[in-house]
RNA sequence: GGGCUUGUAGUUUAAUGGAUAGAAUAACCGGUUUCGGCCCGGUUGAUCUAGGUUCGAUUCCUAGCAAGCCCG
Numbered sequence: 001g002g003g004c005u006u007g008u009a010g011u012u013u014a015a016u017g018g019a020u021a022g023a024a025u026a027a028c029c030g031g032u033u034u035c036g037g038c039c040c041g042g043u044u045g046a047u048c049u050a051g052g053u054u055c056g057a058u059u060c061c062u063a064g065c066a067a068g069c070c071c072g
Base pairs, nucleotide, nucleotide: 001071002070003069004068005067006066007065010025011024012023013022018055027043028042029041030040031039048064049063050062051061052060
């Protein structure tokens, strides 16, 4: 330098173009407990960036950025 794959809460992930972007875990609050842990309930938090297609984009297209693999 070229090719391929991937990119969603702090972390692991779900979502076949129409959902309030869902869940687990973590954090925080409360209940329980003598205290803590376990357990139960609740709260907060996410679509890599910029364009394009479309009535509508996490999803499709293009470019870029980042990570991984392969080739040279």
Transfer RNA from a marine sediment metagenome, 72 nucleotides, folded computationally. Model confidence (mean pLDDT): 81 of 100. Its Rfam family is "tRNA". The family's RNA type in Rfam is transfer RNA. The sequence is in RNAcentral, with records from MGnify.